[in-house]
């Protein structure tokens, strides 16, 4: 490495990583110095980093640069896979009774426009643990988003085919 059983956890803005940075080892190589220590660059080997949340799901299949926004003298750089996205077909809902189409949607199920409510974390302070480091991991303070939901008010939305009632 692989199979297998048991257990425990986790399931997606999420995971990984042969680029890239940074760290450690080596008694390896080349150079500086050369009296030692060491410095620079290489090589080999073991690590570490490598996107903060928000808000997204009816089934099936396609597909890939799939929404918003915080942060910011560095990598939140590069790439790889995924994935609630987008299109198709079903199902469903609305369009004031059905059916067919046709819009727009997804159970809190149609768009517009204004007001009014609502919401993060990570940065940053403090602080406590792991590792030689790099660097991870909690815990406590205190703050700020945007799309987005919700409420209200107002416009608006099939001059379509067939039925049905009347």
């Nucleotide at each position: 490495g692989u199979u297998u059983a048991u257990c425990c956890g986790a399931u997606a803005g999420c995971g990984c990583c042969c680029g890239a940075a940074c760290c450690g080892g080596c008694c390896c190589u080349g150079u500086c110095a050369c009296u030692c220590a060491g410095g620079c660059a290489g090589g080999c080997u073991g690590g570490u980093u490598g996107a903060c949340g928000a808000g997204g799901a009816a089934g099936g299949g396609g597909u890939u640069a799939a929404u918003c926004g915080a942060a910011g003298u560095u990598u939140u750089c590069g790439g790889c896979g995924g994935a609630u996205g987008c299109c198709c077909c079903u199902c469903g809902g609305u369009g004031g009774c059905c059916c067919a189409c046709c819009a727009c949607c997804g159970u809190g199920a149609g768009g517009a426009c204004g007001c009014c409510u609502u919401c993060a974390a990570a940065u940053c302070c403090g602080g406590a643990g792991a590792g030689c480091a790099a660097u991870c991991u909690c815990c406590g303070g205190g703050a700020c988003a945007a799309a987005g939901a919700g409420g209200c008010g107002c416009c608006u939305g099939g001059u379509u085919g067939g039925g049905a009632g009347c």
Annotation:
Predicted 3D model of a 166-nucleotide RNA (glmS glucosamine-6-phosphate activated ribozyme aptamer) from a Peptococcaceae bacterium. Its Rfam family is "glmS glucosamine-6-phosphate activated ribozyme aptamer". From the family's description: This entry contains a glucosamine-6-phosphate activated ribozyme that is found in the mRNA for GlmS. GlmS is an enzyme that uses fructose-6-phosphate and glutamine to generate glucosamine-6-phosphate. The ribozyme catalyses self cleavage of the glmS mRNA that is thought to regulate GlmS activity. It is annotated as a riboswitch. Its mean pLDDT, the model's own confidence on a scale to 100, is 78.